[in-house]
Molecule: glmS glucosamine-6-phosphate activated ribozyme aptamer
Organism: Salipaludibacillus sp. CUR1
RNA sequence: AGCAACAUAAAAGCGCCUGGACUGCGGACUGACAGGUUUAUUUCGCAGUUGACGAGGAGGAGGUUCAUCGAAGCAUUCGGCGGAUGCCUCCCGGCCGGUUUAUCGCGGCCGUAAGCUUAAGCCCAAAACGGAAAGGUGACUUUCCGAACAAAGGCUUUAGCAUCGAUAACG
Numbered sequence: 001a002g003c004a005a006c007a008u009a010a011a012a013g014c015g016c017c018u019g020g021a022c023u024g025c026g027g028a029c030u031g032a033c034a035g036g037u038u039u040a041u042u043u044c045g046c047a048g049u050u051g052a053c054g055a056g057g058a059g060g061a062g063g064u065u066c067a068u069c070g071a072a073g074c075a076u077u078c079g080g081c082g083g084a085u086g087c088c089u090c091c092c093g094g095c096c097g098g099u100u101u102a103u104c105g106c107g108g109c110c111g112u113a114a115g116c117u118u119a120a121g122c123c124c125a126a127a128a129c130g131g132a133a134a135g136g137u138g139a140c141u142u143u144c145c146g147a148a149c150a151a152a153g154g155c156u157u158u159a160g161c162a163u164c165g166a167u168a169a170c171g
Base pairs, nucleotide, nucleotide: 014082015081016080017079019078020050021049022048023047024046025045026044027043028042030040031039032038033036053070054069055068059091060090061089062088063087064086092111093110094109095108096107097106100169101168102167103166104165105164115161116160117159119157120156121155122154123153129146130145131144132143133142134141135140
């Protein structure tokens, strides 16, 4: 230094890189100028760089794959692989069903919340951008400062629609 095994830590726009793009070094063909340690296009090899900006999201098991929302940008946040709080099915536990409690059935929902739709108000970013440092030959990387700007969503209010049946007890 490499390989294998074991253990620990670390995550969800998360991790990785064999395509592509870009950078450096070394070659090749052709052209130009003029005679070389020159230059331009194309191309080959090696080594690197890049490859998702936040908001939001977890009852359990199984299955599944482009699994929510916008911002930025305009070849690259492109492409590929893996994963993932999504989705489907079942199970567990619950909420509501318009006088109370319990049980069963049925219906609609929830996983700290709980029927569907409409309208209004309030609340909530980071990158990009500008500036300044540090590292690197370079492509780029890391950090700090500044002023912003979202949607889904959450809360409050408004309007409409829906809001079952049986048994028992109490009143």